A computed fold for a 156-nucleotide RNA from uncultured Ruminococcus sp., annotated as Lysine riboswitch aptamer. Rfam family: Lysine riboswitch aptamer. Its family is annotated with lysine biosynthetic process in the Gene Ontology. The coordinates come from a structure-prediction model, not an experiment, and the mean pLDDT is 78. The sequence is in RNAcentral, with records from MGnify. NCBI's taxonomy places the organism under Bacteria, Bacillota, Eubacteriales, Oscillospiraceae, Ruminococcus.

[in-house]
RNA sequence: GAUAGAGGCGCGGACUUUAUCAGUAGCCUGCACACGCGCGCGGAAACGCCGCAGGCAAAAGGAAAGCCCGCCGAAGCAGCCGCCCUGUUUUCCGGCAGACGUCUGCUGGGACAGCGCAGAACAUGCGCUGUACUGUCGCUUUUGCGGGGUGCUAUU
Numbered sequence: 001g002a003u004a005g006a007g008g009c010g011c012g013g014a015c016u017u018u019a020u021c022a023g024u025a026g027c028c029u030g031c032a033c034a035c036g037c038g039c040g041c042g043g044a045a046a047c048g049c050c051g052c053a054g055g056c057a058a059a060a061g062g063a064a065a066g067c068c069c070g071c072c073g074a075a076g077c078a079g080c081c082g083c084c085c086u087g088u089u090u091u092c093c094g095g096c097a098g099a100c101g102u103c104u105g106c107u108g109g110g111a112c113a114g115c116g117c118a119g120a121a122c123a124u125g126c127g128c129u130g131u132a133c134u135g136u137c138g139c140u141u142u143u144g145c146g147g148g149g150u151g152c153u154a155u156u
Stems, first nucleotide, its partner, number of pairs: 001156005008072001010071004015066004026056006036050001038049003041094006075107005081101002085098004108134002111131008136147004
C1' cells in the first nucleotide's frame, strides 16, 4: 500500500401506513367598504387583501411504526466556491432561504442535563458545554493517567 473486520438504543437512505401540522392556508357565498406614507422580503409595473358570519377544506417539511437497501468518516456540522434547480402573489432586477456538487476544517460512539438555533410544536434535529458510560491504543504491579477514526485489529 491492498484486502477483510470490530464498537451498538451504531449511522444514513427509499417505500408504506399513521398521528400531528389544522378546522390552519386556501376556495365559495352573504353582509360590510375601511383609502391609508396600509399589508403581501426590497425596487418598478400589476394583482389581491384588510372586517364579520356560514359552508367546503388541504399540502410540504419534521415525527412514530413496519419493511427493504447501503454501510462503520458510517455520518453530521461549519466555511468558500459553483449551480440552467425550488420557494418567497405575477413579470423583471436584487436579496434571503432551501436542494445538489467540489474543496477545506472539526467531531470515535450513543445517553442524560443546561444553553442556543431551526421548527406549528412541550415532538424532533443540529451546535456548544458538562456528567458518567462504552469502544480502542499507549504507559502503569494494580488502581489509574493520557491519546484519537488520516485511529484500531487480522491477513498479505